The RNA shown here (Bacterial RNase P class A) has 355 nucleotides and comes from an uncultured Caulobacterales bacterium. The coordinates come from a structure-prediction model, not an experiment, and the mean pLDDT is 77.
RNA sequence: UCAGAGGGCCAGACGGCCGCGGGCUGCAAGGCGCGAGGAAAGUCCGGGCUCCAGCGUAAUAGGAUGCCAGAUAACGUCUGGCGGGGGUGACCCUAGGGAAAGUGCCACAGAGAGAAGACUACCUCUAUAUAGGGGAAAAGCUGAAAGGGUGCGGUAAGAGCGCACCGCGCCGAGGGCAACUCAGGCGGCAAGGUAAACCCCAUCCGGAGCAAAACCAAAUAGGAACGAUAUUGCGCGUUACGCCGCCAUCGUUCGGGUUGGUUGCUAGAGGCUUAUCGUGAGGUAAGUCCAAGAUGAAUGGUCGUCACUCAUAUUUAUAUGGGUACAGAACCCGGCUUAUCGGCCCUCUGAUAUU
Numbered sequence: 001u002c003a004g005a006g007g008g009c010c011a012g013a014c015g016g017c018c019g020c021g022g023g024c025u026g027c028a029a030g031g032c033g034c035g036a037g038g039a040a041a042g043u044c045c046g047g048g049c050u051c052c053a054g055c056g057u058a059a060u061a062g063g064a065u066g067c068c069a070g071a072u073a074a075c076g077u078c079u080g081g082c083g084g085g086g087g088u089g090a091c092c093c094u095a096g097g098g099a100a101a102g103u104g105c106c107a108c109a110g111a112g113a114g115a116a117g118a119c120u121a122c123c124u125c126u127a128u129a130u131a132g133g134g135g136a137a138a139a140g141c142u143g144a145a146a147g148g149g150u151g152c153g154g155u156a157a158g159a160g161c162g163c164a165c166c167g168c169g170c171c172g173a174g175g176g177c178a179a180c181u182c183a184g185g186c187g188g189c190a191a192g193g194u195a196a197a198c199c200c201c202a203u204c205c206g207g208a209g210c211a212a213a214a215c216c217a218a219a220u221a222g223g224a225a226c227g228a229u230a231u232u233g234c235g236c237g238u239u240a241c242g243c244c245g246c247c248a249u250c251g252u253u254c255g256g257g258u259u260g261g262u263u264g265c266u267a268g269a270g271g272c273u274u275a276u277c278g279u280g281a282g283g284u285a286a287g288u289c290c291a292a293g294a295u296g297a298a299u300g301g302u303c304g305u306c307a308c309u310c311a312u313a314u315u316u317a318u319a320u321g322g323g324u325a326c327a328g329a330a331c332c333c334g335g336c337u338u339a340u341c342g343g344c345c346c347u348c349u350g351a352u353a354u355u
Stems, first nucleotide, its partner, number of pairs: 001351010012306007020035002023032003037326001041337002044335005049209004054243006062205005067081005082096001083094004097200002102198002104194003119140002122135005148166006167189001168187004174181002213263004223254007233247001235246003270289008307324007
């Protein structure tokens, strides 16, 4: 100097004028102060909160997670590790239990794709020799994948047939809380892959949602019709048992009233600063702060200056013009995912050149 990797911050600033919504204060006029995000988005997870569901035990149905250890209110989130994969590397990805419980799938090509297989080569026998039989799967082809790899010996030619090393399986000193790693030893071991295919195993899980719900006011018709089951029964409350509760419940169609107001509604698993513990996610302690609460839905408009960036001109630092993204709270919080113009900071990796 160039190229890359990981992390963090900001989300234009200041001033004037006019305008909007809430809060506090004041008899009033008025005054003070606040007012949309890092994702507010998607509604994908987890909860707080509200209401409903009879209780206990065991199941079924349905769903989710899936290596180990931690964090958290909790999670399918996050942190740190282990295994596997990618990259020269910094780093990144991981839907990571089981294929010997079972079922399914592996197209095409190729001789042959699950105990599969002989097309061209190889060896050997026959006399039919451009033919037929036997051996083998080591060479070649095809393919995503061909039943370990390299080398030596052996053989008619060959083959873990035998041996050495590597690979694989089992045992396993030592290390680690653990996942796991691994000195050493034994075994010729060979019937593949696929479970973000069905499935099996382990662990966990009530339902609905602020349009939840509570209160006030007002009004109406204490609505009508049809059907089914039951009548203390093996009845109903998912299945079984026990307890408890009920003696009626369910379905369809037609019709009437209410469309108003208040609460819920923002002081919290809260923010910020400092110290301390921890590799870290986070925890603990002290101090300090209160930052929208609308309801057809406010949080804006305009002027000026500055900031950043691009283009043009050229007086080399000025002038003119353009641009500044994604996008708007509606009960709240912790995450994940997606969109995004740019600017700044920190750490690390690789290449090249110089000293």